[in-house]
Transfer RNA from an Actinomycetota bacterium, 77 nucleotides, folded computationally.
The organism belongs to Actinomycetota, within Bacteria.
The same sequence occurs in records of 2 taxa.
RNAcentral holds the sequence, with entries from ENA and MGnify.
RNA sequence: GCCGGAGUAGCUCAGCCUGGCAGAGCACACGAUUCGUAAUCGUGGGGUCGCGGGUUCGAUUCCCGCCUCCGGCUCCA
Numbered sequence: 001g002c003c004g005g006a007g008u009a010g011c012u013c014a015g016c017c018u019g020g021c022a023g024a025g026c027a028c029a030c031g032a033u034u035c036g037u038a039a040u041c042g043u044g045g046g047g048u049c050g051c052g053g054g055u056u057c058g059a060u061u062c063c064c065g066c067c068u069c070c071g072g073c074u075c076c077a
Stems, first nucleotide, its partner, number of pairs: 001073007010026004020057001028044005050066005
């Protein structure tokens, strides 16, 4: 330098193909249960969808550029 994959809640990830209310599990808070704790059950909070721009009535999703991480290939004075 080229190719591919990944980046979404505190963590692990789905959703993207085919644009239309941002989700799950775990974690966390509160409550129930218990003499108490754990477990279990219920409720709830939590998001710049990596960054910037474009298209569109509307973008996590489509297009362009960039950044970070992972893997592969190639060149080399």